[in-house]
Formats: sequence, C1' cells, structure tokens
RNA sequence: GGAGGCAUAGCUCAGUGGUAGAGUGUGUGCUUAGCACGCACAAGUUCCUGAGUUCAAUCCCCAGUACCGCCA
Repeated sequence: GGAGGCAUAGCUCAGUGGUAGAGUGUGUGCUUAGCACGCACAAGUUCCUGAGUUCAAUCCCCAGUACCGCCA
C1' cells in the first nucleotide's frame, strides 16, 4: 500500500428496520449464629463518531477513528 473482520451494560457476548437482552459482576432483601451457596428484586447501555436513506436506523449506504489478523 491492497482486500477483509470487528466496535452493543463494569467484563464476556447475543440480537433484529419498529424504541436492546443473556451470562457474569454490583447493590438491596430473604435465608444462616455468621460467611458462602441459593432465591427474589433493583440499578446499570448517547448500541465507536459523523453524515445520508427511511414514517422509523444498533441494524441499510458513505466517510472517519481504534483494534485484529491476511496479502504484498
């Protein structure tokens, strides 16, 4: 330099054009003499940035940024 992949909760990852979830972690309560485990509840996400298409974009188009390897 070229052609790709990836970016979503504190972490690991799903997800689909119709307003976003799981596991784990965190907090509270129950339980226990107490802790752990377990159970219930809760909080937590400008879905990388900008722009476009659309009634509606995390999802589609374009550009950029970071990261990952492949080719040269």